This is a predicted structure of a 1506-nucleotide RNA (small-subunit ribosomal RNA) from an uncultured rumen bacterium. The coordinates come from a structure-prediction model, not an experiment, and the mean pLDDT is 81.
[in-house]
RNA sequence: AAUUCGCCCUUAGAGUUUGAUUCUGGCUCAGGAUGAACGCUAGCUACAGGCUUAACACAUGCAAGUCGAGGGGCAGCAUGCAGGAAGCUUGCUUUCUGUGAUGGCGACCGGCGCACGGGUGCGUAACGCGUAUCCAAUCUACCCUGCACACGGGAAUAGCCCUGCGAAAGUAGGAUUAAUGCCCGAUGUUCUUUUUUUUGUUGCAUGACAGAGAAAGCAAAGAUUUAUCGGUACAGGAUGAGGAUGCGUCCCAUUAGGCAGUAGGCGGGGUAACGACCCACCUAACCUACGAUGGGUAGGGGUUCUGAGAGGAAGGUCCCCCACAUUGGAACUGAGACACGGUCCAAACUCCUACGGGAGGCAGCAGUGAGGAAUAUUGGUCAAUGGUCGCAAGACUGAACCAGCCAAGUAGCGUGCAGGAUGACGGCCUUACAGGUUGUAAACUGCUUUUAUGCGAGGGUAAAGUGUGCCACGUGUGGCAUGUUGCAAGUAUCGCAUGAAUAAGGACCGGCUAAUUCCGUGCCAGCAGCCGCGGUAAUACGGAAGGUCCGGGCGUUAUCCGGAUUUAUUGGGUUUAAAGGGAGCGUAGGCGGGUAUCUAAGUCAGCUGUGAAAUUGCGUCGCUCAACGUCGCACCUGCAGUUGAAACUGGAUAUCUUGAGUGCGCACAGCGGCGCUGGAAUUCGUGGUGUAGCGGUGAAAUGCUUAGAUAUCACGAAGAACUCCGAUCGCGAAGGCAGGUGCCGGGGGCGCAACUGACGCUGAGGCUCGAAAGUGUGGGUAUCAAACAGGAUUAGAUACCCUGGUAGUCCACACAGUAAACGAUGGAUACUCGCGGUAUGCGAUAUAGUGUAUGCCGCUGAGCGAAAGUAUUAAGUAUCCCACCUGGGGAGUACGCCGGCAACGGUGAAACUCAAAGGAAUUGACGGGGGCCCGCACAAGCGGAGGAACAUGUGGUUUAAUUCGAUGAUACGCGAGGAACCUUACCCGGGCUUGAACUGUGGUGGCCGUUGGGCAGAGACGCCUGAUUUCCUUCGGGACCGCCAUAGAGGUGCUGCAUGGUUGUCGUCAGCUCGUGCCGUGAGGUGUCGGCUUAAGUGCCAUAACGAGCGCAACCCUUUUCUGCGUUUGCCAUCAGGUUAUGCUGGGCACUCCGCAGAUACUGCCAUCGCAAGAUGUGAGGAAGGUGGGGAUGACGUCAAAUCAGCACGGCCCUUACGUCCGGGGCUACACACGUGUUACAAUGGAGGUUACAGAGGGCUGCUACCUGGUGACAGGACGCUAAUCCGUUAAAAUCCUCCUCAGUUCGGACUGGAGUCUGCAACCCGACUCCACGAAGCUGGAUUCGCUAGUAAUCGCGCAUCAGCCAUGGCGCGGUGAAUACGUUCCCGGGCCUUGUACACACCGCCCGUCAAGCCAUGAAAGCUGGGGGUGCCCGAAAGCUGUGACCGCAAGGAUCGGCCUAGGGUAAAACUGGUGAUUGGGGCUAAGUCGUAACAAGGUAGCC
Repeated sequence: AAUUCGCCCUUAGAGUUUGAUUCUGGCUCAGGAUGAACGCUAGCUACAGGCUUAACACAUGCAAGUCGAGGGGCAGCAUGCAGGAAGCUUGCUUUCUGUGAUGGCGACCGGCGCACGGGUGCGUAACGCGUAUCCAAUCUACCCUGCACACGGGAAUAGCCCUGCGAAAGUAGGAUUAAUGCCCGAUGUUCUUUUUUUUGUUGCAUGACAGAGAAAGCAAAGAUUUAUCGGUACAGGAUGAGGAUGCGUCCCAUUAGGCAGUAGGCGGGGUAACGACCCACCUAACCUACGAUGGGUAGGGGUUCUGAGAGGAAGGUCCCCCACAUUGGAACUGAGACACGGUCCAAACUCCUACGGGAGGCAGCAGUGAGGAAUAUUGGUCAAUGGUCGCAAGACUGAACCAGCCAAGUAGCGUGCAGGAUGACGGCCUUACAGGUUGUAAACUGCUUUUAUGCGAGGGUAAAGUGUGCCACGUGUGGCAUGUUGCAAGUAUCGCAUGAAUAAGGACCGGCUAAUUCCGUGCCAGCAGCCGCGGUAAUACGGAAGGUCCGGGCGUUAUCCGGAUUUAUUGGGUUUAAAGGGAGCGUAGGCGGGUAUCUAAGUCAGCUGUGAAAUUGCGUCGCUCAACGUCGCACCUGCAGUUGAAACUGGAUAUCUUGAGUGCGCACAGCGGCGCUGGAAUUCGUGGUGUAGCGGUGAAAUGCUUAGAUAUCACGAAGAACUCCGAUCGCGAAGGCAGGUGCCGGGGGCGCAACUGACGCUGAGGCUCGAAAGUGUGGGUAUCAAACAGGAUUAGAUACCCUGGUAGUCCACACAGUAAACGAUGGAUACUCGCGGUAUGCGAUAUAGUGUAUGCCGCUGAGCGAAAGUAUUAAGUAUCCCACCUGGGGAGUACGCCGGCAACGGUGAAACUCAAAGGAAUUGACGGGGGCCCGCACAAGCGGAGGAACAUGUGGUUUAAUUCGAUGAUACGCGAGGAACCUUACCCGGGCUUGAACUGUGGUGGCCGUUGGGCAGAGACGCCUGAUUUCCUUCGGGACCGCCAUAGAGGUGCUGCAUGGUUGUCGUCAGCUCGUGCCGUGAGGUGUCGGCUUAAGUGCCAUAACGAGCGCAACCCUUUUCUGCGUUUGCCAUCAGGUUAUGCUGGGCACUCCGCAGAUACUGCCAUCGCAAGAUGUGAGGAAGGUGGGGAUGACGUCAAAUCAGCACGGCCCUUACGUCCGGGGCUACACACGUGUUACAAUGGAGGUUACAGAGGGCUGCUACCUGGUGACAGGACGCUAAUCCGUUAAAAUCCUCCUCAGUUCGGACUGGAGUCUGCAACCCGACUCCACGAAGCUGGAUUCGCUAGUAAUCGCGCAUCAGCCAUGGCGCGGUGAAUACGUUCCCGGGCCUUGUACACACCGCCCGUCAAGCCAUGAAAGCUGGGGGUGCCCGAAAGCUGUGACCGCAAGGAUCGGCCUAGGGUAAAACUGGUGAUUGGGGCUAAGUCGUAACAAGGUAGCC
């Protein structure tokens, strides 16, 4: 100091099911621990630890001896003595012999010890262990205390000696001898036992204790020496041991019955002692659901780990107890053993052997082999602590103390410290010629010296023990002095010297979880604890750089606890997630109303004993600190005893009436059982009427019917079920119960308050009831109807539909015993807001709306719940009892048992496998769900496509190449708004390599540029040869160009799934969102829903919403009407001039037109309807009427939609080629298929002639008037126009006249021949146009399909872009003529809103089931085969013990011998239990892309399920 109270301290989560949420629920992780192992790495010290596996086998050495102060002795050693010999210095050395004389002592007799210490955990589920109690039922050597003794004799025996046997181990015989060895006799207080007499005390009891008396019985050893050690008997103590009992002590009930010495009694035996421990007899008991018996596993405890605790797991080291000592049995000796280093027997194994016979037992310490992932030295010392023996010295001691090996654990120390920036070199990264990082890190300078190395000093473990001497007294202890005793070890420690010198790694870096980049790889290689990474930009693989964590260690693996409230006592649940028994009755058990008294088992408190020490916590102290150790305190939550308390629970007694029951009265029901009875319907039979069909379906057919069906009438028969009433109803425990009626039985309700007086609640096992289907026997059988048959449907149809049809459906008796047996909700009791309805009673009131009880139903507040929901009939608040659950699958399966006639039921696993399975709700999407609405979506119409020929694009095929892309809608007259060369990207061939184009730097040269000729060549290009001749200048040079070198280049190469940008589509559909508020645990919802309305989420109303945004609409362009202004190239009303004629001219700007700026249209007005928004009206007015027409404009998003070849761009790839130039070819191919178009098939037409009327757009490398030539394309001239001026430019269809008259034609124009024109270097592949000739298919087009709702469709022509020309019938525009139809929303397609279901969320092109086929895995069955442990019967039966014998031996004690009992063990037999294996076989699980179908999820296309 540690005390008490209070304060304080003490309890952590995360990932993973989903599109998202919440819950349930499993899996996984972060922590701690270990007698550990493995991988990489490794400087030191201290302390502790080290075969977890084969209780497997062991070579070698050691681990238990000691006492000569018990004894006889004397082999060996030493000494003495005596004698001999040798060397010889004549008294010394050596040697031999003798002598037990001395020290001492091998072997022997004897005593004590060997039963301790040390090892191991096989066995054991047990009084083995723990704890408490008891022994009046016990023993105890050595030790302590007390008391009393020790007298006299005797016979042996080992050793030694002699003789044998044997290889050995050993053993036999003879002779002789000692003792503290053995025996006999004496004494025997006490003592013991027996018998007996007697007194007292005491115990629950059997009994015990104390005292007195008599009879009988039992002891001993000496040694050395003068002081001790021993011996005997008895009593007490201490220690140790033995026994008994209460309580506690693992798993399995798929172990339910076990047991014959079994349970008890009586009498004996035996033991230290009790006891069936053993024996004889008698009785038939005893244990068990509070788990007997059996099986499996296991030494137990103190304690250890973990945990907040309660618990859970473990039992290595240390301590206590037990058990064992190769396996099994047995006893002997002894105080103590049934004995680890003793004996005997049996068995296995090993060794020796002369083959006759013997020897052995490391689970002692070391060590070896084996096993195994794995565990150390054949070390030192008795110095200390302890043990045995001894009087003692001392001896022995692998106990112990030390050392050695091992990071195998805990703790401590170190591997330096300070300064040092050009932030060095190198590495790595990047936006790359500069930054960042490694990094004050290094180098370098200064300092320090733990450790290391060298040298030196060096305490303590010994304050002990012992020898000797002395002293004191209490006479065996203490003190003093002195000598001596140290393995570890010259170690710990200290000092000095040297010098940063000798010393850092491991794992990780996607999330959990601290820490990121680059390269390589390309679903490969690999990683992974869970989720999961990897298929060309991997923070997840491998390497590197950097970082993070820990550090002489770091990771991995294994195991335990925790987290896990995930077995829930603390501390869970059961409507739907796993989970309420199908229901009732009832046994054991559990729980139980009011009052009073007693008791004290539970309960509470005090005290006592015990709860070993170590451990743990706290506080000191000692090792330099710490770990570690020492001391103290606390704790050990327990058990027992004792003294109290009496509220509660229990027990006893008495009493009460409210729980429960009984009684009386009233009414009730489709409650049960057994009878009797009724009508309708159905089918069948008979007869009549009647005639051709009936029946059935989506449509049919099978079937019935002229032998008369169906239909209809009459009569008859049979069986089953009961229409209406009827309901949200009633009754019953549940299953279930319905025509009427009689009898019998049961039930609840209400009222009264007479009786009993807690008689109650629940209920494991048990018993009973228990739908439908099913089974047995016997009946019955009208209907319906599994199986089966036929007909359909279908790809198939073992189905759905139809026609038939047997079990069955019905009754009686018996079995079966299950259902989604459901309210998916066990029973009982009490309490807790309301509203409404209904059934049956009772009461009150009296126009009726009320109170109360028991049932049933609906809504709702609180509460509860994950939510849905529930809510006095709880899933609320509480109590009691029972049943059940603990991830999904495997599986309600297998095996076993029980039941059953069987079918099958009850009970009920594991291996293996997955990371989920699941509940509720949310948002979407989807539905062969529902409602509402829209759209040329259908319908109503008009015209087309699909058939022909041709044009064009695509597929396919072909090719040297037929470049590439686009591919349902949303590719296919698309990119391409112009492929003969070019384009061009493709192919063949020929060239170039800083390159065809562009930029920078360095060098060099300059004739830079313009332009001509020649040669070869296909050309690019190569070679040769001429002419002309630059600019600026600070005179250095520069601009510009060629060449050389260099850094870039270049790529229509790849990736549109790395991207930007752009685009298509849903869709010009009406939607998509936000802020704040509110609701919900949350995802989310509300708003945005509802009613009406609209083209519209357009608006109005309503409204927990109020507002807002992107979309809609409007604003923009165009068109239609008007107004104002302006005017030429436009126009011409008026005026004038002129012409064959013309705005041709002057003039004018009125009109038209062109421009600019405005106006107008808003449901504004009227009427009707409507709250309003708005709708309607051949309404008015108006050029136009309800967004007037058209265009531009495309929300949030979807399709990894399209495009790397328009452009841009990341990454990858090529670099004398995948770049670039040139010539030629190809993109134009052609058995075929498809798309988009053109022209047609003709008379609403064709041909010829004639006469009118546009708009928009274009033009100088152009449009070209006009003239000439040509049949014509066109050519040759030529005016005008850079355009409201000139030109193309006569628009065509239409009109009028004529011909054709229904035909392959005067339709149609493909194809082909000939002749030309034009463009262009060039029309062969491969252009367009013109003329003449030729004159194909085609006579209106199958299934199917497209466009269009008004100036639209249809039809007619005109223009433009690209462009030398053009394959244009395409595309984009322009105007002319100009319809038909829409009843309507049932259906097809697409879309919007609301709602519903969902097992979908990659969202129905979804999900998903089963067989079969393939591979792998575990498992059940199986003819058998082969092991294991335990038990039983019979036979044999060692040693030992007990017993009998004892004629043999011995003085005796005793023994030999031969029997009996008994047992280990062996053999044999039949069963049971439990493993392994097994041809074959059953199902199960798992495995990217197998087969067949489509069962489930939506009304899943036949609702699904049990």